Annotation: The RNA shown here (transfer RNA) has 74 nucleotides and comes from a Patescibacteria group bacterium. Rfam family: tRNA. Rfam links the family to the GO term triplet codon-amino acid adaptor activity. Model confidence (mean pLDDT): 81 of 100. RNAcentral holds the sequence, with entries from ENA.

[in-house]
RNA sequence: GGGUGAGUAGCUCAGUUGGUUAGAGCAUUGCAUUCACAUUGCAGGGGUCACGGGUUCGAAUCCCGUCUCACCCA
Numbered sequence: 001g002g003g004u005g006a007g008u009a010g011c012u013c014a015g016u017u018g019g020u021u022a023g024a025g026c027a028u029u030g031c032a033u034u035c036a037c038a039u040u041g042c043a044g045g046g047g048u049c050a051c052g053g054g055u056u057c058g059a060a061u062c063c064c065g066u067c068u069c070a071c072c073c074a
Stems, first nucleotide, its partner, number of pairs: 001073007010026004019057001028044005050066005
C1' cells in the first nucleotide's frame, strides 16, 4: 500500500428488507428480605448507535469520506 471483518450503556453483545419509545445479560443505585453479609424480589439511572457529510417524509440500518482495532496479502 491492497483486501475482509468489527466499532451500539461501565463490560459482553442483540437489533429481521429503513418506520410505533434503541434493547438484553452482567455491573451499578435505591427499597424489601437478614443481627449483619450473601442470595432473592421490586424499582430506577446510565447512549453524540466511532466521527463528518449525503440520500429519504423518516437512517443504528442505505451511500461517500475519515479514524481506531483484528486478521489476510504484498
Taxonomically the source falls in Bacteria candidate phyla (Bacteria).